[in-house]
RNA sequence: GGGCCAGUAGCCAAGCGGGUCUAAGGCAGUCGCCUCUUAAGCGACGGAGCGUGAGUUCGAAUCUCACCUGGCCCA
Numbered sequence: 001g002g003g004c005c006a007g008u009a010g011c012c013a014a015g016c017g018g019g020u021c022u023a024a025g026g027c028a029g030u031c032g033c034c035u036c037u038u039a040a041g042c043g044a045c046g047g048a049g050c051g052u053g054a055g056u057u058c059g060a061a062u063c064u065c066a067c068c069u070g071g072c073c074c075a
Base pairs, nucleotide, nucleotide: 001074002073003072004071005070006069007068010027011026012025019058029045030044031043032042033041051067052066053065054064055063
C1' cells in the first nucleotide's frame, strides 16, 4: 500500500431482504418478596437510537460513500 471481517446499554448479544411511533434476550445494577441472615429462587424497575460524519429515501441500526478503532490475510 491492497483486500476481507467486525463496531448496537457497564459486559455479552439478536435485529442487518429499509416500514408495527416508542431496538429483543442474558449477565450485571436498583427496589421488593422469600429467608434468622446471606446466597439461591421469584417479581418489578431503570439504562442504548445503533463507531463518527455525509448521502439516498416519505422513511435508515439495516442501503451508498468517506473516515476512525480493532482483527485477519496479501504485498
Predicted 3D model of a 75-nucleotide RNA (transfer RNA) from a Pyrinomonadaceae bacterium. RNAcentral records the identical sequence in 2 taxa. The sequence is in RNAcentral, with records from ENA and MGnify. It matches the Rfam family "tRNA".